[in-house]
Small-subunit ribosomal RNA, central domain from uncultured Arenimonas sp., 350 nucleotides, folded computationally. RNAcentral holds the full RNA, with entries from ENA and SILVA. Its mean pLDDT, the model's own confidence on a scale to 100, is 89.
Context: one part of a larger RNA
RNA sequence: CUGGGCGUAAAGCGUGCGUAGGCGGUUUGUUAAGUCUGUCGUGAAAGCCCCGGGCUCAACCUGGGAAUGGCGAUGGAAACUGGCGAGCUAGAGUACGGUAGAGGAGAGUGGAAUUCCCGGUGUAGCAGUGAAAUGCGUAGAGAUCGGGAGGAACAUCAGUUGCGAAGGCGGCUCUCUGGACCAGUACUGACGCUGAGGCACGAAAGCGUGGGGAGCAAACGGGAUUAGAUACCCCGGUAGUCCUGGCCGUAAACGUUGUGCACUAGGUGUAGGAGGUAUCGACCCCUUCUGUGCCGAAGCUAACGCAUUAAGUGCACCGCCUGGGGAGUACGAUCGCAAGAUUGAAACUC
Numbered sequence: 001c002u003g004g005g006c007g008u009a010a011a012g013c014g015u016g017c018g019u020a021g022g023c024g025g026u027u028u029g030u031u032a033a034g035u036c037u038g039u040c041g042u043g044a045a046a047g048c049c050c051c052g053g054g055c056u057c058a059a060c061c062u063g064g065g066a067a068u069g070g071c072g073a074u075g076g077a078a079a080c081u082g083g084c085g086a087g088c089u090a091g092a093g094u095a096c097g098g099u100a101g102a103g104g105a106g107a108g109u110g111g112a113a114u115u116c117c118c119g120g121u122g123u124a125g126c127a128g129u130g131a132a133a134u135g136c137g138u139a140g141a142g143a144u145c146g147g148g149a150g151g152a153a154c155a156u157c158a159g160u161u162g163c164g165a166a167g168g169c170g171g172c173u174c175u176c177u178g179g180a181c182c183a184g185u186a187c188u189g190a191c192g193c194u195g196a197g198g199c200a201c202g203a204a205a206g207c208g209u210g211g212g213g214a215g216c217a218a219a220c221g222g223g224a225u226u227a228g229a230u231a232c233c234c235c236g237g238u239a240g241u242c243c244u245g246g247c248c249g250u251a252a253a254c255g256u257u258g259u260g261c262a263c264u265a266g267g268u269g270u271a272g273g274a275g276g277u278a279u280c281g282a283c284c285c286c287u288u289c290u291g292u293g294c295c296g297a298a299g300c301u302a303a304c305g306c307a308u309u310a311a312g313u314g315c316a317c318c319g320c321c322u323g324g325g326g327a328g329u330a331c332g333a334u335c336g337c338a339a340g341a342u343u344g345a346a347a348c349u350c
Base pairs, nucleotide, nucleotide: 003322004321005320006319007304008303012318014201015200016199017198021194022193023192025088026087027086028085029084030083031082033081034080035077036076037075038074039073040072041071042070049065050064051063052062053061054060091191092188093187094186095185096184097182098181099180103177104176105175106174107173108172109171110154115149116148117147118146119145120144121143125136126135162169163168206247207246210243211242215241216240220236221235222234223233258317259316260315261314262313263312266295267294268293269292270291271290272289273288274287275286276285299306300305323350324349325348332343333342334341335340
């Protein structure tokens, strides 16, 4: 450089925004860079290939031709790509009217429950297990009633539900705020798609600061089990889990399926709209748009399966793979307080 690939065999960056670059709707004019065509020059000779000739043949020698990815100059063509100019509205977007939502941030607030403290009643057990024991309790536990403190999470509603780019988001109220969808009109006039670098976000655990600490609970201690038991079970229990502001940047970050656009049978459910028929109105019924499930034709697939939410048929752009181990290791570099992360080999071996 090229081929074949990336749901499960190796392979889709965790996700988005976006720079360069690549690609780009429709009409018309112009240009002639790409493109096509004519002519000229050049592309040394030898060699290779074709047709001949000379050594008795051949090797070898030799004549002619062809070929030589091409390059340059010049004349022309204008369909397509590109450039420039002027338009268009089907892509994209804006405004106006509605709709649903656990989308985000901040402030406030509610009840149930656990734990602890105080008080009342009350007495010998409670707790725990396969069975026990450690543990708690006559200094009055557990149970029950009343009062109080504090932290964390929000039962039912709840749903193959909804929202978000992903991570993720769930009591209630208020304030601020992002996006989506539906219907129709007006407006802008290709403003678009993708996106190497870059930037931002990014569960949990972990790190550093100051708080907080009810429950749970790595580590740790004890009791059991066992041949042992650095475990599974039980009694305790510290980091942590929570808040603040700052790092980390990973994951089975999964739909193990990159993003966008177009096209290709149906059936059935569900969420949010809009419309039609009908009606007093609503329901029912039908149509349509957007999202989300199931089943399936064609097609695809090694099979499993996928199947208008494609893994079908095409186009544009990016990322990635190239036998197993060594190894996501070593070295170097960048980032990080550290833990480590990112990039990422080779020898050797099968």